The part of an RNA shown here (large-subunit ribosomal RNA, domain IV) has 369 nucleotides and comes from Candidatus Nomurabacteria bacterium RIFCSPLOWO2_12_40_14. NCBI's taxonomy places the organism under Bacteria, Bacteria candidate phyla, Candidatus Nomuraibacteriota. The RNAcentral record of the full RNA draws on SILVA. Model confidence (mean pLDDT): 81 of 100.
[in-house]
Context: one part of a larger RNA
C1' cells in the first nucleotide's frame, strides 16, 4: 500500500447525505411508584418519566410440611384402646414479603443468551391480512360495511357438441354480477348523448312459406294463312330453373323512465358616497351549469404565491388565505381514535456519517523469500 469481517479513538456530535443509510445508543415484558393530549371509553401505555435489584446477621408476619401435648367428636348397645377428623398451644424444617444492622466492588437481571430508542407533527390506508417466487411489500389488492342490478328453482350465472355437472341436497334473511371500502357528518344538479328497463300507434325492415301474376317448357280442344312442312291466336291443364307483387317478427326510428348507470356540471358586460371590491342588474348559449365540504394540496402551471410558526440561516415541513393552470361528493366528499418492515417534517438521546483521519485483531490477494 489493495479488499473483506470485527475491534477502539483525543475535540466536536448529522457539520454526512437524496435521507441519520449505516453503526452507536437508551431500555432489558422483574418489583414498587409514575403516567398527557386525543378516544370509537376498549385504547393510548411497558406512554413518558424515576427508585429497587448482590452477600452476612437479626427480628416480626404469613404459608406448608413434620412432630409432641390439651380438649371435642365420630366408628360400638355401653366403656376402654386404636384408627379418622377438628380447634388451640409449642418445638423444627422449608418457602415467602417487609424492617433494622453490617460487607464488598466501577457495576449486584454483575457472566453467557435472550430482549422496546424515545417524543413531537402532516399525508396515505380505518384495522389483522394478501401481492410481483428471483430488483417493487405499497399509499397497490383484500376486507367487515353500504349500495345498483339480475336469479320464483328444471333459478339466474359457470363448463361442456351434448348427455351432464357446479350452483346447491340450498329457496330471495338465498344466490350470481358490478361498484364503493370500518366508524362519524353526508352524498348537490343534469336523462340532450351513449347504455339499460317500459311501452306500443305510426314509418322501415330477412329469409322461408302462402297467394296472384311475368317468363320458360310440355299437353288437349279450336281457329285464321297455305297444297303441305309450318307459322301464328284463343281456351283450358302440368312443369318451376328464374323473376315480381301481395302477407308477416324482432330490431331501428318513435314515446317514456332512469345516476351508488357510462358521463357532464358556461361566457361577456356593467354597478355601493376615497380606492378596491361586487350583494345588485343586463345578455348569449346550455340538458343543466360545480351545491356541501375541502384547497398552492400525492393534485397549482405561474410558483421559492403571500402572510404566520420554527432555524443565526427553511425551495422541504406546519398552520391560514383563494383568481381551483386543471378539487369535489360511492370512478365518493370532508373529519377521525387505533394500527402501518409506508411516506414527509422536527427534536432528545447517542455515535467515525462527518471535520478528518489514526491504531489494532484475523482471512485473502500482490510483491519478496
Nucleotide at each position: 500500500g489493495u479488499g473483506g469481517u470485527c475491534c477502539c479513538c483525543a475535540a466536536g456530535g448529522a457539520a454526512c447525505u437524496c435521507g441519520g443509510c449505516a453503526a452507536a445508543a437508551a431500555a432489558g415484558c422483574a418489583g414498587c411508584c409514575g403516567u398527557a393530549a386525543c378516544u370509537u371509553c376498549g385504547g393510548g401505555a411497558u406512554a413518558a418519566g424515576g427508585c429497587u435489584u448482590c452477600c452476612c446477621c437479626u427480628c416480626a408476619c404469613c404459608a406448608a410440611u413434620u412432630u409432641u401435648g390439651a380438649g371435642c367428636u365420630u366408628a360400638u348397645a355401653a366403656u376402654a384402646u386404636u384408627g379418622a377428623g377438628c380447634u388451640c398451644a409449642a418445638a423444627a424444617u422449608u418457602g415467602g414479603u417487609g424492617a433494622g444492622g453490617g460487607g464488598c466492588g466501577c457495576a449486584g437481571c454483575g457472566a453467557a443468551a435472550g430482549u422496546a430508542u424515545c417524543u413531537c407533527u402532516g399525508g396515505c390506508a380505518a384495522c389483522u391480512g394478501u401481492u410481483u417466487a428471483c430488483c417493487a411489500a405499497a399509499a397497490a389488492c383484500a376486507c367487515a360495511g353500504c349500495u345498483c342490478c339480475c336469479u320464483g328453482c328444471g333459478a339466474a350465472c359457470u363448463c361442456g357438441c351434448a348427455a351432464g355437472a357446479g350452483g346447491a341436497u340450498g329457496u330471495a334473511u338465498a344466490g350470481g354480477g358490478g361498484g364503493u371500502g370500518a366508524c362519524a357528518c353526508c352524498u348537490g344538479a343534469c336523462c340532450a348523448a351513449u347504455g339499460c328497463c317500459a311501452g306500443a300507434a305510426g314509418g322501415u325492415c330477412a329469409a322461408a312459406u302462402a297467394u296472384c301474376g311475368c317468363c320458360u317448357u310440355u299437353g288437349u280442344a279450336u281457329g285464321u294463312a297455305g297444297c303441305a312442312a309450318u307459322a301464328u291466336g284463343u281456351a283450358u291443364g302440368g312443369u318451376g330453373a328464374g323473376u315480381g307483387a301481395u302477407a308477416u317478427a324482432a330490431g331501428c326510428c318513435c314515446u317514456g323512465g332512469u345516476g351508488a348507470a357510462u358521463g357532464u356540471c358556461g361566457g361577456c358586460c356593467g354597478u355601493a358616497a376615497c380606492u378596491a371590491u361586487a350583494a345588485c342588474g343586463g345578455u348569449c348559449c346550455u340538458a343543466a351549469g360545480g351545491u356541501a365540504g375541502c384547497g398552492a394540496a400525492a393534485u397549482a402551471c405561474c410558483u421559492u404565491g403571500u402572510c404566520g410558526g420554527g432555524u443565526a440561516a427553511g425551495u422541504u415541513c406546519c398552520g391560514a388565505c383563494g383568481c381551483g393552470c386543471a378539487c369535489g361528493a360511492a370512478u365518493g366528499g370532508u373529519g377521525u381514535a387505533a394500527u402501518g418492515a409506508c411516506u414527509g417534517g422536527a427534536g432528545a438521546a447517542c455515535u467515525g456519517u462527518c471535520u478528518c483521519g489514526g491504531g489494532g485483531a484475523c482471512c485473502a490477494g500482490c510483491u519478496c523469500g